Large-subunit ribosomal RNA, domain I from a Verrucomicrobiia bacterium, 547 nucleotides, folded computationally.
RNAcentral holds the full RNA, with entries from ENA.
Model confidence (mean pLDDT): 84 of 100.
The source organism's lineage runs through Bacteria, Pseudomonadati, Verrucomicrobiota and Verrucomicrobiia.
[in-house]
Context: one part of a larger RNA
RNA sequence: GGCAUACGGUGGAUGCCUUGGCACUAAGAGCCGACGAAGGGCGUGGAAAGCAGCGAAAUGCCACGGGAAGCCGCAAGCAGGCGUUUGAUCCGUGGAUACCCGAAUGGGGCAACCCAGCCGGAGUAAUGUCCGGUUACCAUAUGAUGAAUUCAUAGUUGUAUGGAGGCAACCCAGGGAACUGAAACAUCUAAGUACCUGGAGGAAAAUAAAGAAAACUCGAUUCCCUUAGUAGCGGCGAGCGAAACGGGAACAGCCUAAACCAGUAACUUCGGUUACUGGGGUUGCGGGACUCUUGUUUAGGAUUCUUAGGCUCUAGUUGAAGAGGUCUGGAAAGGCCCACCAUAGAAGGUAACAGUCCUGUAAGCGAAAGAGCUCAGACCGAUAGAGUAUCCCAAGUACCGCGAGACACGUGAAACCUCGCGGGAAUCAGGGGGGACCACCCCCCAAGGCUAAAUACUCCUUAGUGACCGAUAGCGUAUAGUACCGUGAGGGAAAGGUGAAAAGCACCCCGGGAGGGGAGUGAAAAAGAACCUGAAACCGUAUGCUU
Numbered sequence: 001g002g003c004a005u006a007c008g009g010u011g012g013a014u015g016c017c018u019u020g021g022c023a024c025u026a027a028g029a030g031c032c033g034a035c036g037a038a039g040g041g042c043g044u045g046g047a048a049a050g051c052a053g054c055g056a057a058a059u060g061c062c063a064c065g066g067g068a069a070g071c072c073g074c075a076a077g078c079a080g081g082c083g084u085u086u087g088a089u090c091c092g093u094g095g096a097u098a099c100c101c102g103a104a105u106g107g108g109g110c111a112a113c114c115c116a117g118c119c120g121g122a123g124u125a126a127u128g129u130c131c132g133g134u135u136a137c138c139a140u141a142u143g144a145u146g147a148a149u150u151c152a153u154a155g156u157u158g159u160a161u162g163g164a165g166g167c168a169a170c171c172c173a174g175g176g177a178a179c180u181g182a183a184a185c186a187u188c189u190a191a192g193u194a195c196c197u198g199g200a201g202g203a204a205a206a207u208a209a210a211g212a213a214a215a216c217u218c219g220a221u222u223c224c225c226u227u228a229g230u231a232g233c234g235g236c237g238a239g240c241g242a243a244a245c246g247g248g249a250a251c252a253g254c255c256u257a258a259a260c261c262a263g264u265a266a267c268u269u270c271g272g273u274u275a276c277u278g279g280g281g282u283u284g285c286g287g288g289a290c291u292c293u294u295g296u297u298u299a300g301g302a303u304u305c306u307u308a309g310g311c312u313c314u315a316g317u318u319g320a321a322g323a324g325g326u327c328u329g330g331a332a333a334g335g336c337c338c339a340c341c342a343u344a345g346a347a348g349g350u351a352a353c354a355g356u357c358c359u360g361u362a363a364g365c366g367a368a369a370g371a372g373c374u375c376a377g378a379c380c381g382a383u384a385g386a387g388u389a390u391c392c393c394a395a396g397u398a399c400c401g402c403g404a405g406a407c408a409c410g411u412g413a414a415a416c417c418u419c420g421c422g423g424g425a426a427u428c429a430g431g432g433g434g435g436a437c438c439a440c441c442c443c444c445c446a447a448g449g450c451u452a453a454a455u456a457c458u459c460c461u462u463a464g465u466g467a468c469c470g471a472u473a474g475c476g477u478a479u480a481g482u483a484c485c486g487u488g489a490g491g492g493a494a495a496g497g498u499g500a501a502a503a504g505c506a507c508c509c510c511g512g513g514a515g516g517g518g519a520g521u522g523a524a525a526a527a528g529a530a531c532c533u534g535a536a537a538c539c540g541u542a543u544g545c546u547u
Base pairs, nucleotide, nucleotide: 001546002545003544004543005542006541007540008539009538015532016497017496020469021468022466023465024464025463026462027461028460029458030457031166032165039101040100041099042055043054044053046078050074051073052059061095062094063093064092065091066090070082071081072080106115107114108113116135117134118133119132120131121130122129137163138162139161140160141159142158143157144156145155170201171199172198173197174196175195181188185235211218212217222249223248224247225246232240233239253450254449255448256394260279261278262277263276264275265274266273267272284428286393287392288391289390290387291386292385293384300380301379304378305377306376309374310373311372312371313370314369316365317364318363322338324337325336326335327334339356340355341345347359348358349357399423400422401421402420403419404418405417409435430445431444432443433442434441484491485490504531507518508517509516510515
């Protein structure tokens, strides 16, 4: 030095556990903000570093309701207090307070700081000082004032209302890649994706046919299934990829513009014109105006208001049945024996596995205050027929040419839809469509607007579920966006377990201490805080064999 055996050290695998996660379900909620948000800074406790709470009224204040013996957060101990039917702590509802920064808004600024004006007040002999309020910008409405320039306008200014910023995903719109694939690459693909910007809502968007179609036609939109990887598109490569019909979910339809009538104002060539308001009117077997006749307050309501009742939510509350016997054990909830309850044998806890010990569970009950829903009332509110001379029926629009985009459709035979430039109609004997175009036939009525539900999502609340994880797993975090790294944008950890209970080792001994040996606690200390179990690598000690 090697091997073997035994006993240790180190180390933290494994097993068991779970405070935390993950994925969902069913409901709810789907917004907060100049009445100053989200997010922070700094303070605030008897002593107070961190977290949590709160705000100079600061670990809290007031009122109402619940609740019942203890309480002064995590967090023990010390000190000092509060409360027990005159009801604390705690829980809920509604208020008060709410420093400084932050949209940040009196001005400035290197966020949490500096410096003001005006009005009112406190104080001072007076100034300084202090307190309360107010003073940003933009838009809209409206009043005053008012240049060049006579009127006017611009401008200035007062008042009122609103906006501004934040927010996980979902939604709409404006912009918009590349890697990649095509086994290279350019059309193409990736993809209208990622990303940027604007805007909104609890959903958004779309929506009441200038539709789909081709049969005895259907009758807003949206979503699902199917059609169908079909028809098609495509360096006809890679790939892209419908729609109608059909079956379901959910269903809901309306309002303007114009013609015409009336009123007001301005202008007027006195013929009228224009603007505004009210009535009228809203359609494709064309409708309406207009003329005549009929008919009246019901059908309905998505808007607003009101309150009585009901239901639900935001605290709670009642709640059955073994302190049974015995055995093991440190401990009974376990074994054996005997009972009982059950509209409750869900679950968690209790010294091992508890229907009957505790919290609960089933089933009931409950709100001063606030919120939601529902119901009811108020409120709003309709038409039908005939006639057809005249009038109206959305204009730089439809449409056409050129150039693009978007349609599953890459210019193609390329319609339909939407933009840019140019040209540029018609009013029902009118106009658009049916995939070039024409005819016939059929369908529809553009150039104004609104519209619930079925659909998408989950930062968040409540209740629950899991052939999901169990500390190298599961979220990055059993909590941490912390420590740490980076000038910065940003990146970003590790780290759980004594015991049933601290009963956390009084006292003695060695030692400077650390640590250890006794003693004691405990079921166990080979559970002593470097604490459950305690594998391996690795390091020792002893013995044997061997070089």